[in-house]
RNA sequence: CUAUCAUCCAGAAAGGUGGAGGGACUGGCCCUGAGAAGCCUUGGCAACCGUCGGCUCGCAAUGAAAUGAACGGUGCCAAUUCCAUCCCGGUAUAAAGGCCGGGAAAGAUGAUGG
Numbered sequence: 001c002u003a004u005c006a007u008c009c010a011g012a013a014a015g016g017u018g019g020a021g022g023g024a025c026u027g028g029c030c031c032u033g034a035g036a037a038g039c040c041u042u043g044g045c046a047a048c049c050g051u052c053g054g055c056u057c058g059c060a061a062u063g064a065a066a067u068g069a070a071c072g073g074u075g076c077c078a079a080u081u082c083c084a085u086c087c088c089g090g091u092a093u094a095a096a097g098g099c100c101g102g103g104a105a106a107g108a109u110g111a112u113g114g
Base pairs, nucleotide, nucleotide: 001114002113003112004111005110006109007108008107013042014041015040016039017038021031022030023029026084027083028082043077044076045075048073049072050071051069052068053067056064057063081106086103087102088101089100090099091098
């Protein structure tokens, strides 16, 4: 970089450094000198993978397993992935915009493979 699968309305920030940007892209709307990004330290959230335990199933197993711990590998800690774009359905309207639901696309994270 790419393919497949799963998840994305929950949750969780302080200090130092730095000095103007950041929220993927476009538009909107936000955050930000009461200090952005980046970097460092400490803390936390979560439970994808590993590990350990495990109601239970099973004749039994080094098997399966509701569920739990949070030790290791990642991830994450403003706003639903901040919102929207394309399609379908519903609803309201004279119409449009709107509102509600589902899906697609794009993106993010993990696991596995190339």
This is a predicted structure of a 114-nucleotide RNA (SAM riboswitch aptamer (S box leader)) from a Chlorobiaceae bacterium.
It matches the Rfam family "SAM riboswitch aptamer (S box leader)". Its family is annotated with regulation of gene expression in the Gene Ontology.
It was read from a public genome assembly, where an Rfam model found it.
The prediction has a mean pLDDT of 84.
Taxonomically the source falls in Chlorobiaceae (Bacteria, Chlorobiota, Chlorobiia, Chlorobiales).